The part of an RNA shown here (large-subunit ribosomal RNA, half B) has 1212 nucleotides and comes from a marine metagenome.
Rfam family: Bacterial large subunit ribosomal RNA.

Context: one part of a larger RNA
RNA sequence: CACUGGUUAAGGAACUCUGCAAAAUGGCCCCGUAAGUUCGCGAUAAGGGGUGCCUCCUGGGGUUCACGCUCCGGGAGGUCACAGCAAAUCGGCUCUGGCGACUGUUUACUAAAAACACAGGACUCUGCGAACUCGCAAGAGGAUGUAUAGAGUCUGACGCCUGCCCGGUGCUGGUAGGUUAAGGAAGAGGGUUAGCCGCAAGGUGAAGCCCGCGACCGAAGCCCCAGUAAACGGCGGCCGUAACUAUGACGGUCCUAAGGUAGCGAAGUUCCUUGUCGGGUAAGUUCCGACCUGCAUGAAAGGCGUAACGACAGAAGCACUGUCUCAACCAGUGACCCGGUGAAAUUGUAGUCGUGGUGAAGAUGCCACGUACCCGCGGUUAGACGGAAAGACCCCGUGAACCUUUACUGUAGGCUGAUAUUGGGCUGUGAUAUGUUCUGUGUAGGAUAGGUGGGAGGCUUUGAAGCUGCAGCGCAAGCUGUGGUGGAGCCAACCUUGAAAUACCACCCUGGUCAUAUUUUAGUUCUAACGCUGAUUCCCAUGAAUCUGGGCAGCGGACAUUUUCAGCUGGGCAGUUUGACUGGGGCGGUCUCCUCCCAAAGAGUAACGGAGGAGUACAAAGGUACCCUCAGCCUGGUUGGCAAUCAGGCAUCGAGCGUAAAGGUAGAAGGGUGCUUAACUGCGAGACUUAUCAGUCGAGCAGAUACGAAAGUAGGUCUUAGUGAUCCGGUGAUUCCGUAUGGAAGGGUCAUCGCUCAUCAGAUAAAAGGUACUCCGGGGAUAACAGGCUUAUCGCUCCCGAGCGUCCAUAGCGGCGGAGCGGUUUGGCACCUCGAUGUCGGCUCAUCACAUCCUGGGGGUGGAGAAGCUCCCAAGGGUUUGGCUGUUCGCCAAUGAAAGUGGUACGUGAGCUGGGUUCAGACCGUCGUGAGACAGGUCGGUCCCUAUCUGGUGUGGCUGUUGGACACUUGAAGGGGUCUUUCCCUAGUACGAGAGGAUUGGGGAGGACGAAGCUCUGGUGCACCAGUUGUCUCGCUAGAGGCACAGCUGGGUAGCUAACUUCGGAACGGAUAAGCGCUGAAAGCAUCUAAGCGCGAAGCCUUCUCUGAAACUAGGUGUCCCUAUCAGGGUCCUGGGAGACUACCAGGUUGAUAGGCAGUAGCUGUAAGCAUGGCAACAUGUUCAGGCGAGCUGUACUAAUAGCCCGAACGG
Repeated sequence: CACUGGUUAAGGAACUCUGCAAAAUGGCCCCGUAAGUUCGCGAUAAGGGGUGCCUCCUGGGGUUCACGCUCCGGGAGGUCACAGCAAAUCGGCUCUGGCGACUGUUUACUAAAAACACAGGACUCUGCGAACUCGCAAGAGGAUGUAUAGAGUCUGACGCCUGCCCGGUGCUGGUAGGUUAAGGAAGAGGGUUAGCCGCAAGGUGAAGCCCGCGACCGAAGCCCCAGUAAACGGCGGCCGUAACUAUGACGGUCCUAAGGUAGCGAAGUUCCUUGUCGGGUAAGUUCCGACCUGCAUGAAAGGCGUAACGACAGAAGCACUGUCUCAACCAGUGACCCGGUGAAAUUGUAGUCGUGGUGAAGAUGCCACGUACCCGCGGUUAGACGGAAAGACCCCGUGAACCUUUACUGUAGGCUGAUAUUGGGCUGUGAUAUGUUCUGUGUAGGAUAGGUGGGAGGCUUUGAAGCUGCAGCGCAAGCUGUGGUGGAGCCAACCUUGAAAUACCACCCUGGUCAUAUUUUAGUUCUAACGCUGAUUCCCAUGAAUCUGGGCAGCGGACAUUUUCAGCUGGGCAGUUUGACUGGGGCGGUCUCCUCCCAAAGAGUAACGGAGGAGUACAAAGGUACCCUCAGCCUGGUUGGCAAUCAGGCAUCGAGCGUAAAGGUAGAAGGGUGCUUAACUGCGAGACUUAUCAGUCGAGCAGAUACGAAAGUAGGUCUUAGUGAUCCGGUGAUUCCGUAUGGAAGGGUCAUCGCUCAUCAGAUAAAAGGUACUCCGGGGAUAACAGGCUUAUCGCUCCCGAGCGUCCAUAGCGGCGGAGCGGUUUGGCACCUCGAUGUCGGCUCAUCACAUCCUGGGGGUGGAGAAGCUCCCAAGGGUUUGGCUGUUCGCCAAUGAAAGUGGUACGUGAGCUGGGUUCAGACCGUCGUGAGACAGGUCGGUCCCUAUCUGGUGUGGCUGUUGGACACUUGAAGGGGUCUUUCCCUAGUACGAGAGGAUUGGGGAGGACGAAGCUCUGGUGCACCAGUUGUCUCGCUAGAGGCACAGCUGGGUAGCUAACUUCGGAACGGAUAAGCGCUGAAAGCAUCUAAGCGCGAAGCCUUCUCUGAAACUAGGUGUCCCUAUCAGGGUCCUGGGAGACUACCAGGUUGAUAGGCAGUAGCUGUAAGCAUGGCAACAUGUUCAGGCGAGCUGUACUAAUAGCCCGAACGG
């Protein structure tokens, strides 16, 4: 010193984030007990009283024959103590609001909570082979349950309630229409070619085979239409308005699916914010009650209340206390010393100082200066950018992993369809084929004329016309079929018509009926596939089986199941993607091309430097030949003006040139007119540019052309932007290839088309997010802290002097400006550190600067005095306690002479704390579809290190100091100390109208701080005395002892100690600062200065005090020793109020050093035994007794015995 315990004067939460911790309370009996309430509680509420022992009286129970033993009591009297649940065990309480109803559960190892669960509520699904879950399946759970059941989701007792919105998303329902797969499938096309045509080239081309298309049929889904919010979710803005003002019941307007109702509200939600008011407090960022301006409340992600409950979180009070003011003492265990045993991390080598500087920017190691004999031990942690862990923050990686979703791509599963398993019948339906039979209205016309052809007769007793019933069609006029009646006719040619008769026949067309066949589809039915059942007991294998197989019976049934294929759905699951630049990253911006500046007179040249444009246009705005000259201004002229068109003049370029800018341009590139297509094909010497790929210019040759008389010009446009590699694919052409051959398919070549591949040299046809649950690899190549550089900002000073100050720039201020200093703010930069430099605040301990808060000395004053203001000097000392908040800061209360400003890694975490911030849990608001996020709020949440070196603090050993010692000193140098108030007198004086009120000098009393001490006052005092509980032991009684924190309780010697006691700061002196002077020139004056002299401060040096000869110049004085027996010292022993060890001190028989003993001081408080009194507990006497650690005095009884070692060799 730490830990674990004990006690503590006075105060009593002043401590602190917080009463953390500790203390207090505590058992039993009696009395008594509030608000509130779900009537159960609250409640051991709170609060108060009693409690031992003895004697007497008395009630009841158990056991017993009884005596007795034992348990639960009641009453009265007595008796002792500080204290009677005497120890141990053993609730502190109250008030208030938050959250959660409750008991429970949870992150084994930092979170116990407000989180989870919960009973209750609601919604949704599920009819049993249930839904749902696990499984490839068989099968199993659900459940040997059956909608009062089971599953999922949300909410979370109870009470009062739960508003509006169905536009989006989801779910449910609907099915007319649209769209739509596999599969089916009419048909058309293509390839081949027997044949045919053709002299040939070639053309055409049946069947078959093959190829790719494909009308139509074809489910769910989606579109669509509804419903649904205790489904996911959502629930406005602006303007005006009332007779003070303010406010706005009211009105207007825009938007919406609808605009937030009740309730609550600065909240665990409120940024501004410590909102405002009230309460509580001396003082209240917290708390409580209100208000409502709700950044950003709100109704089952429930709203608002709520008794009870809570190791939950906040606030207040009572009690209580070492939490604190402010610390003290004691004990045990470590630490320390001795003996034994004996690790670890760490470690480039170490002969390992300070300061200033330098330096990869914070040096033991470099430079300079200073300091320093050598070596230990204890204790302390300021540094060794100490140890530990290849930083978890940040960034980077074409790293990882999980998680999410309306990222991309898949996929399990689900739904749906097709085919197979898979059969029969009936009914309906669609399509196709064949047959039958009907059907057909423009106008004109007898009238409902389908087309073409044939055709002069045809039908009729096998029943014509007419009448009538029914059925179908219908353009409503009629047509067709059929039944009855009837009993002999009816129709055609003719008139109209493009076309002539249903007079008749044939072949067809449109649409329909019927029949047959094939096929699609719907419904129904059958049973034999297939499935299921036989647990109120079917039969057999089988003696047993809820197994298996079979039989039988029943139910269902071609459905279901299953296979394959297909469409839809599908974060349930999987694989991945989710750009770069960047004065860190993110957000923002940018990414290709053109023009200018930067760019430094060749070219080129960077930045998240400064300015602008492009992602085209034009069939003329191209070519050619020929012609012309603009803008602007002046003058004149109808409407007509500044400006329209016209005329004249001036006008070298200021206009125009599609478009940005630059360059260019009037001898045209500008403006016109004519004719036209060179906006051509095949090429291209040679250059520019250039990493490559690209890009640019280009005479000339050949062909074909336009214009021009011709020479000539023309391969787009005054020039420089107007863009995209490769792959893949399309189209046209083609004297290319053609898998035995011939073809074909397919490919090549030429031309051309398809990319905001704009991240524009283009990763893929196809891609977003979260991570605080995180991980890995790296980076001080890159951020947050600190340092460094800088100093915009910041702070301070100075200069100038516009003005203010009645007057007057400068008592005090000081516009606009200027010059500096500092390195405390906010920044900039990114230089050390990412194989780790721990971050705010507090506590503790400081240290320096001075730009001084107080105290001291001065100048000025718009200084009468007093009090101030301002400036100069001055860093010696001092510079408070509380309330609130994590706070620094700040506000407030109360003191005070003052409550300074800064630096020191925003000093100080190998010193403490851990409230804040900044991991993992959770809640609210807001944002996000979500995972999640928030310099928003809130509750909770592991702080390691035995010290090697340096430093600093103590304490030793050795050597030196020129012989060896013992004492006493000097003081170089260094440290400490240094504060201040108030009262009284001078004096109610100076001053002042008064009010008020000093300088100076003298005296007294304090505060804080410091030193020493224990006489006093107290604390402690682990065994000094006494009391006492429970229990055990000494055989019992008595008396003692052990254990229970020293068992508890009351006192207390020495020592230690503070709150106690005593003392200290001074005064004198020296040299000075600012300032004030003397004399005095330069400069005949003046001048404190230049020479000279003086005064002048808490500051400096002394004075006071402490260390101090290792002060290497190692000092001085005195005394002793000088020859082996030295002087002296040590070892050893007894001890110590000395002490870790060592050292130091007192002693060592010539001795009081310790112990013992005796006496005494002091403490306790009247021992035991005996006697007496009392029934007893107990009391009284003997007895101020007995006991007694440390103090004092005395006394050799015991132990300090005996010895050994070092020590100068006379030149000191």